[in-house]
The RNA shown here (small-subunit ribosomal RNA) has 1411 nucleotides and comes from an uncultured Alphaproteobacteria bacterium.
RNA sequence: AACGAACGCUGGCGGCAGGCUUAACACAUGCAAGUCGAACGCGAAAGCAUCUUCGGAUGUGAGUAGAGUGGCAGACGGGUGAGUAACGCGUGGGAACCUACCUUUCAGUAUGGGAUAACGUUUGGAAACGAACGCUAAUACCGUAUACGCCCUUCGGGGGAAAGAUUUAUCGCUGAAAGAUGGGCCCGCGUUGGAUUAGCUAGUUGGUGAGGUAAUGGCUCACCAAGGCGACGAUCCAUAGCUGGUUUGAGAGGAUGAUCAGCCACACUGGAACUGAGACACGGUCCAGACUCCUACGGGAGGCAGCAGUGGGGAAUAUUGCACAAUGGGGGAAACCCUGAUGCAGCCAUGCCGCGUGUGUGAUGAAGGCCUUAGGGUUGUAAAGCACUUUCAGUCGCGAAGAUAAUGACGGUAACGACAAAAGAAGCCCCGGCUAACUCCGUGCCAGCAGCCGCGGUAAUACGGAGGGGGCUAGCGUUGUUCGGAAUUACUGGGCGUAAAGCGCACGUAGGCGGACUGAUCAGUUGGGGGUGAAAUCCCGGGGCUUAACCCCGGAACUGCCUCCAAUACUGUCAGUCUUGAGAUCGGAAGAGGUGAGUGGAAUUCCUAGUGUAGAGGUGAAAUUCGUAGAUAUUAGGAGGAACACCAGUGGCGAAGGCGGCUCACUGGUCCGAUACUGACGCUGAGGUGCGAAAGCGUGGGGAGCAAACAGGAUUAGAUACCCUGGUAGUCCACGCCGUAAACGAUGAGAGCUCGCUGUCGGGCAGUAUACUGUUCGGUGGCUCAGCUAACGCAUUAAGCUCUCCGCCUGGGGAGUACGGUCGCAAGAUUAAAACUCAAAGGAAUUGACGGGGGCCCGCACAAGCGGUGGAGCAUGUGGUUUAAUUCGAGGCAACGCGAAGAACCUUACCAGCCCUUGACAUUUAGUGACAACCUCAGAGAUGAGGCUUUCUUCGGACACUAGGACAGGUGCUGCAUGGCUGUCGUCAGCUCGUGUCGUGAGAUGUUGGGUUAAGUCCCGCAACGAGCGCAACCCCUGCCUCCAGUUGCCAUCAUUUAGUUGGGAACUCUGGAGGGACUGCCGGUGAUAAGCCGGAGGAAGGUGGGGACGACGUCAAGUCAUCAUGGCCCUUAUGGGCUGGGCUACACACGUGCUACAAUGGCGGUGACAGUGGGCAGCAACUACGCGAGUAGAAGCUAAUCUCUAAAAACCGUCUCAGUUCGGAUUGUACUCUGCAACUCGAGUGCAUGAAGUUGGAAUCGCUAGUAAUCGUGGAUCAGCAUGCCACGGUGAAUACGUUCCCGGGCCUUGUACACACCGCCCGUCACACCAUGGGAGUUGGUUUUACCCGAAGCCGGUACGCAAACCGCAAGGAUGCAGCCGACCACGGUAAGGUCAGCGACUGGGGUG
Repeated sequence: AACGAACGCUGGCGGCAGGCUUAACACAUGCAAGUCGAACGCGAAAGCAUCUUCGGAUGUGAGUAGAGUGGCAGACGGGUGAGUAACGCGUGGGAACCUACCUUUCAGUAUGGGAUAACGUUUGGAAACGAACGCUAAUACCGUAUACGCCCUUCGGGGGAAAGAUUUAUCGCUGAAAGAUGGGCCCGCGUUGGAUUAGCUAGUUGGUGAGGUAAUGGCUCACCAAGGCGACGAUCCAUAGCUGGUUUGAGAGGAUGAUCAGCCACACUGGAACUGAGACACGGUCCAGACUCCUACGGGAGGCAGCAGUGGGGAAUAUUGCACAAUGGGGGAAACCCUGAUGCAGCCAUGCCGCGUGUGUGAUGAAGGCCUUAGGGUUGUAAAGCACUUUCAGUCGCGAAGAUAAUGACGGUAACGACAAAAGAAGCCCCGGCUAACUCCGUGCCAGCAGCCGCGGUAAUACGGAGGGGGCUAGCGUUGUUCGGAAUUACUGGGCGUAAAGCGCACGUAGGCGGACUGAUCAGUUGGGGGUGAAAUCCCGGGGCUUAACCCCGGAACUGCCUCCAAUACUGUCAGUCUUGAGAUCGGAAGAGGUGAGUGGAAUUCCUAGUGUAGAGGUGAAAUUCGUAGAUAUUAGGAGGAACACCAGUGGCGAAGGCGGCUCACUGGUCCGAUACUGACGCUGAGGUGCGAAAGCGUGGGGAGCAAACAGGAUUAGAUACCCUGGUAGUCCACGCCGUAAACGAUGAGAGCUCGCUGUCGGGCAGUAUACUGUUCGGUGGCUCAGCUAACGCAUUAAGCUCUCCGCCUGGGGAGUACGGUCGCAAGAUUAAAACUCAAAGGAAUUGACGGGGGCCCGCACAAGCGGUGGAGCAUGUGGUUUAAUUCGAGGCAACGCGAAGAACCUUACCAGCCCUUGACAUUUAGUGACAACCUCAGAGAUGAGGCUUUCUUCGGACACUAGGACAGGUGCUGCAUGGCUGUCGUCAGCUCGUGUCGUGAGAUGUUGGGUUAAGUCCCGCAACGAGCGCAACCCCUGCCUCCAGUUGCCAUCAUUUAGUUGGGAACUCUGGAGGGACUGCCGGUGAUAAGCCGGAGGAAGGUGGGGACGACGUCAAGUCAUCAUGGCCCUUAUGGGCUGGGCUACACACGUGCUACAAUGGCGGUGACAGUGGGCAGCAACUACGCGAGUAGAAGCUAAUCUCUAAAAACCGUCUCAGUUCGGAUUGUACUCUGCAACUCGAGUGCAUGAAGUUGGAAUCGCUAGUAAUCGUGGAUCAGCAUGCCACGGUGAAUACGUUCCCGGGCCUUGUACACACCGCCCGUCACACCAUGGGAGUUGGUUUUACCCGAAGCCGGUACGCAAACCGCAAGGAUGCAGCCGACCACGGUAAGGUCAGCGACUGGGGUG
């Protein structure tokens, strides 16, 4: 885009078309083919009239109706598409024919005869329908005559016709010739799929003769011959009416064959003929069969695929209408009759076309709806309102053409006029992308959507609703089908190295294609003419309906076929010639080319003998195994089989498979050079034939080594494997099969053309330096240009540019499978599907990530060391369990002495109980006023009751109470809706951009490379040049020095004191300000003359001096809604608020982090020296006194370089002497201290007493590289009190680092990848379950077809003559002829037997697909 459509929702009008695609299923009822009295004979009735003896008669009706004989027409018109793959159809030709009615012409139309239906009588039958007898006519039938032309002929001759009707006119009839029309027959070409259909055929093919037909012909028969068809697809199977056309497409093509038109076939199924001009006959006949109906059971009747209509089937397709008025047909002389052909009407949005459902104006941008950032926006000039119009529909009136004189079904229709009123007339689909059109609500992987991708798991433009919008419009969507897009079957117009695709290789048949020149021919080809290509359709130009659809006229076209003429380049054909393709001859050359025979040495194994002794062998390590019966090792000899080291080479040969010691014989191919030969002999190659690795098979040999199967030993969770020890087929030979391989260059064969460089193998030529150079032919490699390619890559050995021929491909899976065929001994090979299922499968390249890949490098990563954890007791956190509650969060590293820098109450969020409800807190409105504090009582308290006191005020207000609504409040949920903050990779060295360049592109380059660095740090190089965020530096602390300043700090010098105490000093220390200093700056070496590195000097410090702060792009939906903020949701006399008590402190257990120990590097006692941070007024507290002590009672000083905490501790001396101890201190008892409203649950401390476990800790695991680890003490925050935790401070003060193989983490380069949620990835197979389609299957059911035989209706044909018979002959008998009967041949249906083929079902079974 289209449709004979259907379905869903909706539906105003008209015109023109169309309307059983399914059951060629069955049909009730009516109609669809009759007509002619001018061919013929017969011939009513009702009614009316007259008469009547009432029985009836006569006339009329009326020669009417009617049937019959006869003629013409029922072979047309109408329907359907079952069959048919065919001369059926289409197209173009042909010769051996017929043709009623019609036209033209010629000739004729004379004379006789006998019947018969109707009818009458009788009669059978239920009926249908008959039977017998009798009568009768004709344009019915039959003679005779005549015969220009006609037919037959033996060429003498013979044969053959007619019909009349009528008053006339005329219409008929017969014979013949011609025409027209219609038909029969034959031929060329075209006309679906299947080769898993390859052979078919006996009247078959041809001939002769005969028969038959309108006519040719095996059409039929007899005889003879053995042909005919087929790979250019016979036969068989399946499907199908064919065409003009229709539809799509740019075209070529594809699909299709409704309506209209041409042809064919069919008429319930099968068969058959009759009549006729024409049929083997839709509304004729006969027979058989199935079905239906009637029946008196004896018999009969029927055929809608005509028009309506019914049932049925189906998703689905109309009225039992009107008329012959028109057009046409049949009959008739005509009037006329018939006509479901046809003309019309009815039903249906089934399609195409046209029209309408109003038009203008109208902003308070109304109301309502929807959205909202609450301002507004939008629906929207839309509505209302005002003004106007009347197409269509409606009512009334008038009223055609179609008709040529009459006749109009349509039809009171079309058209015209008038009237009324905006009056009666809009829906459907869509709005994530493709694809025009967006928001809200509901829902919450539910409900649902979906053409493909896909949407939906609490903020859905995708589901449902709404508002808004988009599209089309009396329709709109959906479904189905066809073409297009699809160059996705490629003729136009594709491909085959890796995406699907080159046969394993050659030879060769058919076929296809084919070198140069000349001539001929004209088949192909080209040009022109003629015929045909029906009409309609399409296209163009006109015309008619108001327009259009539609219809009419004209033109063009119908790309085709046939035929005539011409041309002759090319192709073909024929003839002749040629040498360049191909072959041949001669001379050389190389080679693992092939076959056979012979022969050689090394090695393995075995045997014999010698020497010799305890192991050997094997592995990652072992064991099985061999060996004291003498192995392994070694020496000598022998046997046997197989394979041929070095040479050896991207070397050679061969078509491929393949070929490797040497010699001989036979033999194939190739290359080079020369030639005076042949003369296109060529290339390719469907089928076909041959060769064809390894494995395997058969028969017979052979068997050393190796070695499937097998056995044993190991490994392992297992190990039917990898490793080891053995070991049989096999490997070898001969003969015969198999016929496949990643048979690969994943690249078919042949030919020509198209830049180069460089190896190598075999020849030739030239020059000569005798070993090279140049050149040429043929092989074999590497690199590269043009060109090609999706890219990778290929590139004279093409995957480039052309030609010829063959093979193959058409999404993945199912499947190279099933079935069938062929081959094979088997294994199996070859040929080769479908159902079903998926939306991908695949190629090349890119960026990442990953690898038990590679290279380089780094880090307390390992190693080297020191000290721990894991074992004990305790502390603390977590899990688990428990509980009324044990509030919540954090969960590998990166949760677990974490949030918590401190839970007895409070904190507190949890639980129980008791209370409050505008609230404990904020804003706002109104009113009242002091409130508060204090005291008493009740209560666990919150709270309640009472008492006492009372000047708030600057009059603005602050504060309190009461009332009420807005609201407060929430540590309720969502960290996966968020902000902010934080952790982590990681202080790792990375992450990017602009421009340029390269690439079809993703992307690359830069950022890679060579060095170097802690560093993408720097240098050099480079299609890159620059830049940004990171690194470093700038900041702070610390280490040295200088300057300035000098109290509360300092004291060298001078005085002074118990004491830097005081005077004084400003040097030193120190304090706190400002500066300096370090930069690879200098020297040497090294490196590339670089960057840098190594060493040295100087220096307090040396190569970042040490430490801190500082954290790129990003990752982990990492953590936090319980710091805070915040969207959404939820609670509102409670999930909010207050209070008391309890809980967060539980305890079988498990884990993390710590403390204290296990002791002598120690415990205890004593002596008593040396720090640095930091804190202090609700505070630190000297000092004195008391207490064993915690502490208590007094009390100076200090808001701090002034006073105080403050004593530093390890150190040193003595003692203990290896024990569960003079170690260790848990636990428990008892008596106290302190803080606090309060130490019961549940604080810390002290004295005395008690004195658990623990004797250095399994597997495993942590920290640390220098003032570090280890060890020692000190201070602070929080805090009433409570630290073994945390954050700081100083004292003492080590060991080790060979090094980067390994573990972990990270960086860069490279490589592989089927991963991209990125290896915690992806993914294979069995098993289990469910469903689906399918193969096999004992069989069973049905269809179709073949062969053989049986039966043999009707019918035509042939035969027969004993039956019968009007026409002719005959005087008669009889004859001619005909009919019935009978017989025979053919043959439908039916039957029997045996096959072929297709389909359905099938217990069980095989694999496959999906989940």
The sequence is in RNAcentral, with records from ENA and SILVA. Rfam family: Bacterial small subunit ribosomal RNA.